[in-house]
RNA sequence: AGAGUUUGAUCCUGGCUCAGGAUGAACGCUGGCGGCGCGCCUAACACAUGCAAGUCGAGCGGUUAAGCCACCUUUUGGUGGGAAUAGAGCGGCGAACGGGUGAGUAACACGUGACCAACCUGCCCCGCGCACCGGGACAACCCGGCGAAAGCCGGGCUGAUACCGGAUGCGCCCCCGCAAAGGCAUCUUCGCGGGGGGAAAGCGACAAGCGGCGCGGGAUGGGGUCGCGGCCCAUCAGGCAGUCGGCGGGGUGACGGCCCACCGAGCUUUCGACGGGUAGCCGGGCUGAGAGGCCGAUCGGCCACAUUGGGACUGAGAUACGGCCCAGACUCCUACGGGAGGCAGCAGUGGGGAAUUUUGCGCAAUGGGGGAAACCCUGACGCAGCGACGCCGCGUGCGGGAUGACGGCCUUCGGGUUGUAAACCGCUUUCAGCAGGGAAGACCAAAAGACGGUACCUGCAGAAGAAGCCCCGGCUAACUACGUGCCAGCAGCCGCGGUAAUACGUAGGGGGCGAGCGUUAUCCGGAUUCAUUGGGCGUAAAGCGCGCGUAGGCGGCCUUCCAAGCGGAACCUCUAACCCCGGGGCUCAACCUCGGGCCGGGUCCCGGACUGGAAGGCUCGAGUGCGGUAGGGGAGGUCGGAAUUCCCGGUGUAGCGGUGGAAUGCGCAGAUAUCGGGAAGAACACCGAUGGCGAAGGCAGGCCUCUGGGCCGGCACUGACGCUGAGGCGCGAAAGCCGGGGGAGCGAACAGGAUUAGAUACCCUGGUAGUCCCGGCCGUAAACGAUGGGCGCUAGGUGUGGGGGGACGAUCCCUCCGUGCCGCAGCAAACGCAUUAAGCGCCCCGCCUGGGGAGUACGGCCGCAAGGCUAAAACUCAAAGGAAUUGACGGGGGCCCGCACAAGCAGCGGAGCAUGUGGCUUAAUUCGAAGCAACGCGAAGAACCUUACCAGGGCUCGACACCAGCCUGAGCCCGCGGAAACGCGGGGGCCUGACGGAGGGCUGGCAGGUGGUGCAUGGCUGUCGUCAGCUCGUGUCGUGAGAUGUUGGGUUAAGUCCCGCAACGAGCGCAACCCCUGUCGCGUGUUGCCAGCAUUGAGUUGGGGACUCGCGCGAGACUGCCGGCGUCAAGCCGGAGGAAGGUGGGGACGACGUCAAGUCAUCAUGCCCUUCAUGCCCUGGGCUGCACACGUGCUACAAUGGCCGGCACAGCGGGCUGCGACCGCGCGAGCGGAAGCGAACCCCCCAAAGCCGGCCCCAGUUCGGAUCGGAGGCUGCAACCCGCCUCCGUGAAGCCGGAGUUGCUAGUAAUCGCGGAUCAGCACGCCGCGGUGAAUGCGUUCCCGGGCCUUGUACACACCGCCCGUCACACCACCCGAGUCGUCUGCACCCGAAGCCGCCGGCCGAACCCGCAAGGGGCGGAGGCGUCGAAGGUGUGGAGGGUGAGGGGGGUGAAGUCGUAACAAGGUAGCCGUACCGGAAGGUGCGGCUG
Repeated sequence: AGAGUUUGAUCCUGGCUCAGGAUGAACGCUGGCGGCGCGCCUAACACAUGCAAGUCGAGCGGUUAAGCCACCUUUUGGUGGGAAUAGAGCGGCGAACGGGUGAGUAACACGUGACCAACCUGCCCCGCGCACCGGGACAACCCGGCGAAAGCCGGGCUGAUACCGGAUGCGCCCCCGCAAAGGCAUCUUCGCGGGGGGAAAGCGACAAGCGGCGCGGGAUGGGGUCGCGGCCCAUCAGGCAGUCGGCGGGGUGACGGCCCACCGAGCUUUCGACGGGUAGCCGGGCUGAGAGGCCGAUCGGCCACAUUGGGACUGAGAUACGGCCCAGACUCCUACGGGAGGCAGCAGUGGGGAAUUUUGCGCAAUGGGGGAAACCCUGACGCAGCGACGCCGCGUGCGGGAUGACGGCCUUCGGGUUGUAAACCGCUUUCAGCAGGGAAGACCAAAAGACGGUACCUGCAGAAGAAGCCCCGGCUAACUACGUGCCAGCAGCCGCGGUAAUACGUAGGGGGCGAGCGUUAUCCGGAUUCAUUGGGCGUAAAGCGCGCGUAGGCGGCCUUCCAAGCGGAACCUCUAACCCCGGGGCUCAACCUCGGGCCGGGUCCCGGACUGGAAGGCUCGAGUGCGGUAGGGGAGGUCGGAAUUCCCGGUGUAGCGGUGGAAUGCGCAGAUAUCGGGAAGAACACCGAUGGCGAAGGCAGGCCUCUGGGCCGGCACUGACGCUGAGGCGCGAAAGCCGGGGGAGCGAACAGGAUUAGAUACCCUGGUAGUCCCGGCCGUAAACGAUGGGCGCUAGGUGUGGGGGGACGAUCCCUCCGUGCCGCAGCAAACGCAUUAAGCGCCCCGCCUGGGGAGUACGGCCGCAAGGCUAAAACUCAAAGGAAUUGACGGGGGCCCGCACAAGCAGCGGAGCAUGUGGCUUAAUUCGAAGCAACGCGAAGAACCUUACCAGGGCUCGACACCAGCCUGAGCCCGCGGAAACGCGGGGGCCUGACGGAGGGCUGGCAGGUGGUGCAUGGCUGUCGUCAGCUCGUGUCGUGAGAUGUUGGGUUAAGUCCCGCAACGAGCGCAACCCCUGUCGCGUGUUGCCAGCAUUGAGUUGGGGACUCGCGCGAGACUGCCGGCGUCAAGCCGGAGGAAGGUGGGGACGACGUCAAGUCAUCAUGCCCUUCAUGCCCUGGGCUGCACACGUGCUACAAUGGCCGGCACAGCGGGCUGCGACCGCGCGAGCGGAAGCGAACCCCCCAAAGCCGGCCCCAGUUCGGAUCGGAGGCUGCAACCCGCCUCCGUGAAGCCGGAGUUGCUAGUAAUCGCGGAUCAGCACGCCGCGGUGAAUGCGUUCCCGGGCCUUGUACACACCGCCCGUCACACCACCCGAGUCGUCUGCACCCGAAGCCGCCGGCCGAACCCGCAAGGGGCGGAGGCGUCGAAGGUGUGGAGGGUGAGGGGGGUGAAGUCGUAACAAGGUAGCCGUACCGGAAGGUGCGGCUG
């Protein structure tokens, strides 16, 4: 520090995800030791039991055990004394600390800083002073009584540091007066004088001392007030009745509306009041480069709470966790009358939960309470226990050891790997174990240690007791095998799994970490993805439709002053811990400890640039006046002509209208057309524009009136008056709404006619709202430049509108304002923008933060309604997007090819037959091929064989190969069974070179498989396509994909060539080189040839090489020549010559690639499967089955023909288990003999159409030959299933073929025969050969295929693409919903506990007063009344939640239904707003946008 993921690829935007760190954790697997920490995050749920706050006899009275002393004594005894102990009581101090928890609290609760002249403070410290005289009670105790208990009542006795009265009292408090000083103020302080008021307690061997009282000061702790700071929601916008203030009073320690009476009407809030939600706050912790974000466990500070709510008492202090009272809920006891209780103290229990410990030891240390002290108490605390919960440290050994052992795994069988790993040898002993010793922690002397016989030290034994977890497709470090087969499963994201899975499971191996490792959850980071640091808004999400303007923010030049912001210095503060730096202590570390430091706040002083404030000035910003000027700017009124429609009249007649074509409609009742007259409404042709005006919406005939703004010019004036603008207010196309008018044309809805599978559309005929006017609403839009406003700055060029200047004029120049285009710098993801910025800056506003859900729900506001504005969440996806690139595609465009169409000839599709295929059938009808590019294809030969299929009979080392061991050992013949294979049996025999060995048998390795996978493959092949294309190197351009080159202008069959060009070259293709053919020449001359010579029946022979022909080698054709066209080119057209022209004709030859095209059955081959069978042999059957369907052919339907007779002319080929002349026989197929020929020699071999002659005479025929009957021939072991041929007889369909469809452009089509491969035989197929030999081509609009350029795209498995909505089904979350249930809460009223306060207080009461007393007074209390007052009740609102028949849309879900809306002009361009309509997408109207 980044990475993965949108695409075919690219750049950008943007979300999701990962790698890091962290945790009071939990879960899974695993687990040796120690140290230091930490340990109910949930139910502030309920709690059994024990403990957690007491202490003081030196405050007081009294009771008391053992022991001691004395006395008494019958007894385990009794009495007395002093000391001591124990329990309760009076009294004092403490119990308000310590400990727990985080419920509540958004608050002066907390943090920080300041203030209190408005305050308190027990114990402690310092100082001054004082403590005198009296009095009356009450617990305990005794007696009596009530109660189950808790407990209570009455009577009697008594002490005090308990209570009360009086005295004294400086300074203390109050009042009055005088004087001084200080303070921001009410005022405060000091001094003096006068008046009034107020204290005390004793204890102590009566020693030291401990206490008591008053006052002042200190310290500590607290109380109060204020500034500033720290959560979310505005779908919470207004809130408030003691509310805000005043006067007076009450109350308090104290200020205060804290409380009360009266008076006033205020107070607070967009700088966010009020309400709702959430939350203890901080020091700090985690993370981060930082800024920041998140958190608030442990430790420390503050606050709040103590079962829930309320209340006071006591006290220095509480409104009191282990106190009290009341009320509520709950639990327990009860004798039913009543009582008791509060673990959010420590431990522990139940419960909840994913989850959090022992009912331990000790007061030894630290600290606290009491005490004079000893001491007591202390679950504070110190320790131990449990838990890998965290951090830190240590160990599970170290060295040597290769035949690289065994085993495992993999293997190409060679080996590799585990792996120096192990064994084995040597060594060590940390930790654990055992044994011995044994602390510090304890101080001023001694005593006192829970931890603990712990740490630590020493010794002993032995490698001995101690390793796991996760991962290995990419991110991300680490790969193989097997199993599985879209199953089981994995998964953080992308994604793996459908038979070879590095992604699942297992194993081997590897990687990572290690007493841990993974997972889950959460936080920060990465995320510059809320952007202050540090983002954006033309098209990705994002500029409000436009203006006016409030608050606010920001603001020109000069001078002076102030010093709020700002800068600097000093001081105060910022507890400790934490953190950082330096040092120290535990063997190190974690941990502990010492010193120093940071940030923040405040006070004061200095500075004066900049911002700000105050004052004064200035004119350039802004504005005003003046003079000009353009304009569809706005409002009202008025006038006009053209057109449409309607009405009247004339002329006139058979149609008009409308469309792709029609029809509906109109018209003989006279339309359309045409002329004249009239009526009405709406809109204003030409000018007119790329133009003008306006803030936007928007604005267009002429004239008049009223009115807003702009621009230009020059002078004068004001003197910063400015910019922006949250809220707010106004304007705001079309549609729409309300009321009233108007209504010609147009025209949603609607109706009809067409179209169509349908047509709720597109087209047509009608047509209502509406469109128009007035008034009032609505407030939206693709309200767009998809670009907020203002100011300044940053090259130009060119057009245009308005004004000014150059004296006039000017086509010219300068200048200001507006409006376009091009273009530099710069910007931008690119497209593009570019003085009219999307550039460079400043100011202000608005808006965005992944897609869907959704601009939806709910709430609120607005509206008559339609609806608008504001605006979520659940859930769901791994994307959704922008720009550009290459393709592909288009019912886009341009150019151009091809028997592509057209023109033409012959066919196919109909018939019969042949053949292949589908289907059906079958024991089997073996398998493959599947649009073109499967179907006379693999088959260039299925009767057996072939043969892969079926049935049956058989074989198992196998029909075939190699190796090893053992045995046998050459052959062969015969018989029986059998369909054969095979089985059974018999016979004789014994190769040899004597080593050995063919063959055979047994056994083991192995053979075999036309079994599977052509989606694991090689090879070969088809196809686009003989199409003209496909690429590379370097350079250049682009961020990049990529482009350029290869595009362009010409030209060509061609990316063929030429020219041009940021390209220059090159490769694979094209062409050429190769073969055949066409002309000529040369050479050669047999088996070929024969002109001349000789010869014959015959090129038969002699001879000849001229010719034909064969073979070989050459020549020839190159747009070379001429003319024209063309760019001076390439080339094209025409011509000459030539056998041939413009690649002469044909063939071979097939670029990069596409179709997971075809083939595992040609062959080869990985893997899988099979092994007495899926192998092998045999017999028979099947592949030939037939109601059908299709492809490809043959033969025909006839007279250009059929038949008969005669005559003629090829070429390619083939031939020895072959071709077979010739002769004979047979009607014939053929048969019997038989010459020649391994072939330019002989044979196949008569070519046929054709020509000549004849018959047939248009007929299902002398056409046609199927089918069937009979008789034969040939091949073959064998023609039944199932061959071919011949003869005789039979003589079917068929009279030229529907929709549709094929081939062919010349020696071609058509037509005619011939040969060959395969092959025993079998050819209508296939591959070749020659004979005869046409027609047509205007042309490129259309169909098909293709090439190049361009355009659009939402396609990229690429239009056989993509994709929308309804409906149906399943699941999920949400909204509404008659209601219903509980929660929180406002208001009003009722009831009213405890208690404080007030009043009364006839009853009760020791102290004080009067009184001898009785009694009275005063004071206090019970009690009563009243204010307030918790819980409760009633009524009525609000908020959020649960549930709800049913309703609604939404999301998601491999293969459901209907259509085709969108993407290519998507077949009606699309989209926006609105209105109506329709199963649905949607359609239509009106206005708008170009995306």
Predicted 3D model of a 1491-nucleotide RNA (small-subunit ribosomal RNA) from Slackia sp. ZJ119.
Its Rfam family is "Bacterial small subunit ribosomal RNA".
RNAcentral holds the sequence, with entries from SILVA.